RNA sequence: GCCCCGGUCGUCUAGCCCGGUCGAGGAUGCCGGUCUCUCACACCGGUGACGCGGGUUCGAAUCCCGCUCGGGGCA
Numbered sequence: 001g002c003c004c005c006g007g008u009c010g011u012c013u014a015g016c017c018c019g020g021u022c023g024a025g026g027a028u029g030c031c032g033g034u035c036u037c038u039c040a041c042a043c044c045g046g047u048g049a050c051g052c053g054g055g056u057u058c059g060a061a062u063c064c065c066g067c068u069c070g071g072g073g074c075a
Base pairs, nucleotide, nucleotide: 001074002073003072004071005070006069007068010028011027012026013025020058029047030046031045032044033043034042051067052066053065054064055063
């Protein structure tokens, strides 16, 4: 330098191909409550995320371009 894969709640992860029903779901963590002599467990509630910029579109986490970060391959 070229090619491929990836970046989403504190953490792990689904959704992206095939745009809308997503004010983005699940698990875990954290906070509160119920329960218990207390703690834990269990149950209920709350909490919190689309790497950055631009484009297309009525509408973008999803499609297109550039950048950036991480991993792999070739030279």
Description:
This is a predicted structure of a 75-nucleotide RNA (transfer RNA) from a soil metagenome. Rfam family: tRNA. Rfam classes the family as a transfer RNA. The sequence is in RNAcentral, with records from MGnify.